Source information: A computed fold for a 73-nucleotide RNA from a Candidatus Nanoarchaeia archaeon, annotated as transfer RNA.
């Protein structure tokens, strides 16, 4: 310098053009216990790396930046 692959909640993933962005684990409260964990019941918590395009409509399709990881030079 080239090529790939990825970037969604505090972590770790799904979801791959349509209505409220799932799920687990972690936080809070409640419940229950002598306390505390477990259980269980709730809630908060994502402007979908940034930015620009196609579309009636973008997490999703193009492009261009940034980032972290393989590869080749």
């Nucleotide at each position: 310098g080239c090529g790939g692959u990825a970037g969604u909640a505090g972590u770790g993933u799904a979801g791959u053009g349509g209505u409220u962005a799932a799920c687990a684990c972690g936080u809070c409260a409640g419940u229950c216990u002598g306390u505390g964990g477990a259980u269980c019941u709730g809630a908060a918590g994502a402007u979908c790396g940034c930015g620009a395009g196609u579309u009636c409509g973008a997490u999703u399709c193009u492009c261009g930046c940034c980032u972290a990881c393989c590869g080749c030079c």
The RNAcentral record of the sequence draws on ENA.
The prediction has a mean pLDDT of 81.